[in-house]
About this RNA:
A computed fold for a 101-nucleotide RNA from Megasphaera hominis, annotated as SAM riboswitch aptamer (S box leader). Lineage of the source: Bacteria > Bacillati > Negativicutes > Veillonellales > Megasphaera. Its mean pLDDT, the model's own confidence on a scale to 100, is 82. RNAcentral holds the sequence, with entries from MGnify.
RNA sequence: UCAUCCAGAGCAGCUGAAGGACUGGCCUUAUGACGCUGCGGCAACCUCCUGUGAGGGCAGGAAGGUGCCAAUUCCAGCAGGAUCUAAUACCUGACAGAUGA
Repeated sequence: UCAUCCAGAGCAGCUGAAGGACUGGCCUUAUGACGCUGCGGCAACCUCCUGUGAGGGCAGGAAGGUGCCAAUUCCAGCAGGAUCUAAUACCUGACAGAUGA
């Protein structure tokens, strides 16, 4: 820089108090957080294979390199719209973040 982020998928052992990026909210957690290890699983970004094709591409498959396996990226944050007495709730786009190339 580009693409994606409302889908999907967890058990065991060790350890022992935090964790969900930040702030606010809300939530998870001694019925065991974070972390580490083992095994398992999800997905299909890269990769590989097949078909088609000049190629790009399209369709299907595999799972070698990553990634992931509470809650939509848990929700909001900034701007605009819509609504309203006001608040809550709603829509769109940014910002931030995560992952891959």